A computed fold for a 368-nucleotide RNA from a Candidatus Dadabacteria bacterium, annotated as Bacterial RNase P class A. It is recorded under the gene name rnpB. Model confidence (mean pLDDT): 77 of 100. Of the family's consensus pairs, 94% are formed in the model. Lineage of the source: Bacteria > Pseudomonadati > Thermodesulfobacteriota > Candidatus Dadabacteria. Rfam family: Bacterial RNase P class A. Rfam describes the family as follows. Ribonuclease P (RNase P) is a ubiquitous endoribonuclease, found in archaea, bacteria and eukarya as well as chloroplasts and mitochondria.
[in-house]
């Protein structure tokens, strides 16, 4: 300077006007309210998809199995997790580093497109070899049919039943045989551990691939979801009853009896009728209130710890709507602005994203 790899930060800025949501002070007023007026806060890195845990709330009082669902190398971390760290394998890449649901395919079933002769008790298209026949050629040999061998060699594929030399053959072939590999087995050393690694035995190779195909092991696991759920009026209207007094006994506690007002019918009582009052239930689990945002919090800084992450101390208070606020004009500047818009909260993950910066490490040219 090219190229490239991994991490991290921003997401238009500043003023001024006039608006909207909350919260708070002060004044007014017809005071659970309203009206004015001042201060304070007002949308993200993903608010989004609703895909994982998780806090919360009701339901069930939740033993036991089974089924479904869902994970699945090891160790950490954490309120949890199918998250995150670190590491181990195994694959890509020169590398920096990337990927990966990574338990069992010698219990069973099942499927393996295209191509290819054949795709799972293996397979003969080409070739190679052996036999026979028939041509051709004076010869040497050549060419073709048959029937057979043969997995070395060619092509086909994502995969063709270890690899490489060797001896064997007619030509081959783990057929044998040395040395790799690869399965069982046992044992040492390393490592917490997944694992490396190393002898020694046994096996000529048997167990092609797919388990994000049924299945098998193993560990997890109640279910709905803030429209969860508390709390809880008022007016009409229906429909019951008189809480409170008086009397009567009793030393008293308390016990038993009757009954609200008012109109009207009426000589006068009781009984129904009507309107009033008070009171309980309906009306209604409705309006409306709460859950509702201060917490596994945010920033700075020390500490342990490779890291996630944990711990001490200081500091800060940062949206809370329910037809749903967070706009609008205006002026200065710039590279002229991407994806997007809270609804119960919190930790992941996954998807969108214009453009900007900043670090690390990697190759490869070049100069000193």
């Nucleotide at each position: 300077c090219g190229a490239g790899u991994c991490g991290g930060g921003c997401g238009g800025a500043c003023g001024g006007c006039c608006g909207c949501c909350c919260g708070g002070g002060c004044g007014g007023u017809u005071u659970u309210g309203c009206c004015g007026u001042c201060c304070g806060g007002g949308a993200g890195g993903a608010a989004a998809g609703u895909c994982c845990g998780g806090g919360c709330u009701u339901c069930a009082c939740a033993g036991g199995a089974c089924a479904g669902a869902g994970c699945g190398c090891c160790g950490g971390u954490u309120a949890a997790c199918c998250g995150c760290c670190g590491g181990a394998c195994g694959c890509c890449g020169c590398g920096a580093g990337g990927c990966g649901a990574u338990g069992g395919a010698a219990a069973g079933u099942g499927c393996c497109g295209c191509a290819g002769a054949a795709a799972a008790c293996a397979g003969a298209c080409c070739g190679c070899c052996c036999g026979u026949c028939c041509c051709c050629g004076c010869g040497a040999g050549g060419g073709g049919g048959c029937g057979g061998g043969u997995a070395a060699g060619g092509g086909u594929g994502a995969a063709a039943a270890g690899g490489c030399g060797g001896u064997g053959u007619a030509a081959g072939a783990g057929a044998c045989c040395a040395c790799c590999g690869c399965g069982g087995g046992a044992g040492g050393c390393g490592g917490a551990g997944a694992c490396g690694u190393u002898u020694c035995c046994c096996g000529g190779c048997a167990a092609g691939g797919c388990a994000a195909a049924c299945c098998c092991c193993g560990c997890u696991u109640g279910a709905a979801g803030c429209a969860a759920g508390a709390c809880a009026a008022a007016c009409a209207g229906a429909a019951g009853c008189g809480c409170g007094g008086c009397g009567g006994c009793u030393u008293g506690c308390g016990c038993c009896g009757c009954c609200g007002g008012g109109g009207g019918c009426a000589g006068u009582c009781c009984g129904g009728c009507c309107c009033c009052c008070g009171c309980u239930u309906c009306g209604g689990g409705u309006g409306g209130u709460u859950g509702c945002u201060a917490c596994a919090g945010g920033c700075g800084u020390c500490c342990g710890g490779c890291a996630a992450c944990g711990g001490g101390c200081g500091u800060c208070g940062c949206a809370g709507a329910u037809g749903a606020a967070u706009g609008g004009c205006c002026g200065u500047c710039c590279c002229c602005g991407a994806c997007a818009g809270a609804a119960c909260c919190c930790g992941g993950c996954u998807u969108a994203c214009a453009g900007c910066u900043c670090g690390g490490c990697u190759c490869g040219c070049c100069u000193c």